[in-house]
RNA sequence: AUGUUUUCAGGGGAUGGAGUCCCCCGACAAACGUCUCGCUUUCGGGACUGAUGACUCCUACUGCCGG
Numbered sequence: 001a002u003g004u005u006u007u008c009a010g011g012g013g014a015u016g017g018a019g020u021c022c023c024c025c026g027a028c029a030a031a032c033g034u035c036u037c038g039c040u041u042u043c044g045g046g047a048c049u050g051a052u053g054a055c056u057c058c059u060a061c062u063g064c065c066g067g
Base pairs, nucleotide, nucleotide: 010025011024012023013022016058017057018056019055020054021053033048034047035046036045037044038043
């Protein structure tokens, strides 16, 4: 470098889909947001950010301006 055979190519990262990269987990797992108050602290009440783990695009939602 080429050929053949066999096996494998999974899941997750607080709201949707796709691509790239990163991280985590091994099904008994990773993951299931933040602040504050109370308390019976594995609980309850109140308030807040975000469709991303990060970047880009699409979709949905929201705000402002113009037609």